[in-house]
Molecule: Bacterial RNase P class A
Organism: uncultured Methylophilaceae bacterium
Parts: sequence; C1' cells; structure tokens
RNA sequence: GAAGCUGGCUAGACAGUCGCCGCUCAUUUAUGAGGGGAGGAAAGUCCGGGCUACACAGAGCAAGAUGACGGCUAACGGCCGUACGCUGAAAUCUAGCAAUAGUAUAAGGCGCGGAAUAGGGCCACAGAGACGAGCGUAUUAAGUUACGGUGAAACGCGGUAACCUCCAUCUGUAGCAAGACCAAAUAGGCUGGCAAUGGCGUGGCUCGCGCUGCCAGCGGGUAGGUUGCUUGAGCGUACAAGUAAUUGUGCGCCUAGAUGAAUGACUGUCACUCGUUGAAAGAUGGGAACAGAACCCGGCUUAUCGGUCAGCUUCACUU
Repeated sequence: GAAGCUGGCUAGACAGUCGCCGCUCAUUUAUGAGGGGAGGAAAGUCCGGGCUACACAGAGCAAGAUGACGGCUAACGGCCGUACGCUGAAAUCUAGCAAUAGUAUAAGGCGCGGAAUAGGGCCACAGAGACGAGCGUAUUAAGUUACGGUGAAACGCGGUAACCUCCAUCUGUAGCAAGACCAAAUAGGCUGGCAAUGGCGUGGCUCGCGCUGCCAGCGGGUAGGUUGCUUGAGCGUACAAGUAAUUGUGCGCCUAGAUGAAUGACUGUCACUCGUUGAAAGAUGGGAACAGAACCCGGCUUAUCGGUCAGCUUCACUU
C1' cells in the first nucleotide's frame, strides 16, 4: 500500500424569541427566579431476573424449553474460553501461452451437537429383496456353511432422535390496568333516635310482628385523588485479579417521571455532506436517517443518513 474481516464511539453545536411537563425557593397566591426534561435502539415483547398479589409455591401429573467441555452472572435459551465439524480470498500456491480451473487455508462466520444395546415408526433413487426375514447360487447329515451385482445402509447388534420416544437440568399463575392507602353524590345494608292517634299486611277484633316516613352514626364499594415511581444487579474514572466474559477496592456524580399522556416550533451563525460555478479563495442551491419513554433492569432480534476510531489476517513493496 491492496484486499478481507471484527469491535467501539457519535447521532449536529451555539445564541435568541415564543411555548409544554415535573422539581426547588420566594412572595403580593398567580406570578417571578433557579435548575431538570427520550434512545442506541425508548421498538418487537422473543428469552432471563427484580418487585407485587395469589398459600413466603412444597409434591405428583401434563405441557414447554435447553443439551460438547469448562467458566461468568441475580438469572438466562445470554456472554467468554477451549476442542471438534462445516464454511471462508479477488492475494499466494499448483496446472495452463492465455482465458480460466483446482487444492489446502488466514482473520472471521455458522453449528439444530445427550441416548439408536428401552421401545415404536420411517429409510427416496437404484436394487429380486430395505429392516421382516425371506430369496438366488454353491455346499452340508442338517437353515449346515459361504457368497450375492444395486445402494449411504444387504443377509448384521445399519442409518435417522430436525418423527415419536428415553435421560438430565430448568420453568407455579398473573402482571404496575400488579398491589397499597384516602374517599364524594346517588342507591342499597347495619345500628340508634324521633314521629305517633299515622298508613298497609297478618280475610272478624286486640296484642304482637313485618313493611313504609325523618334525622344521625357506622361499614363496604364506585367516581375522583395519593402512592407504587425512579438511588439503581446505577453511571464515570483510576488501580488490582483474570486469556476473556467478569469481579473487587478507592474517588467523583445524580441523569425524565408524564397519565388522553410534556420533552416542541421559528430565526440566525458555524460545522458535515452533495450538486452548479470558479485557477483558487469563494459564491449559490439542496440534504441531514431509524425512530420516540410509561414499574425497573440484563440479553437477543429487527430498523437506521452520514462521520470517525481501534484492532486482526493474508499478500506485495521498501528499510
């Protein structure tokens, strides 16, 4: 320098004006001041956990998931390391005059990987016959012994578990619309008081009993409100242990909390990028993605305009 590959970071900056949602502090109680306000995926809701309720979720059955070995972790189906298998070049090598072809590989990528001597099922094409033993030829006292073209597998302790199954391990169900608290109006429930001479029923009457009126209290639930709610397996940095995932210690930091749901709009300057023009400086016109919190974390997957950094491998050249 060329080619191939892997992993990070960023996701415009600043200023002004007008707004929106929380917090704090003032006071004249509706104003002022200060400070905060989306993401790398907030997404899909596919795995795993925290938290909450149900019995502090224990046993059996069913169902589902996972499956090399070792490690990490709160946990995982995730991640790291190692072995194995497959794959992996336009360079090199080999063949060739060449076009081109071929082999083995690097970094890297992928892996659905336990059990076929528990059992059932299935085995294309070819082949007489495909799991059942029979069949053909030769042979023998005797299904007694040997061989049998095809095929991945043939006369047998074959293959397939990505067919059922078996083994090991794991998984209770529902989810913040979980759950907890406060608590109107109306209706109904319970208790007490008042009214009395009331009315109705108890097929004649009286007592009694029940229903009906007004007031007060109690308790449950609804509307509504508060909470759960964001200080957490947290973030940054330095050192140490470890190949790594990861862990430990010290120091520093606080970084949305809405609930029909805020996080916005406009202007200017600069930066990025693409055109046109120009010798250059510059001038001028465009572009700027995917998307958007809703209890919180760890992963995976998917979407994404551009820019940038680091590392690995092979080859070529130079010193």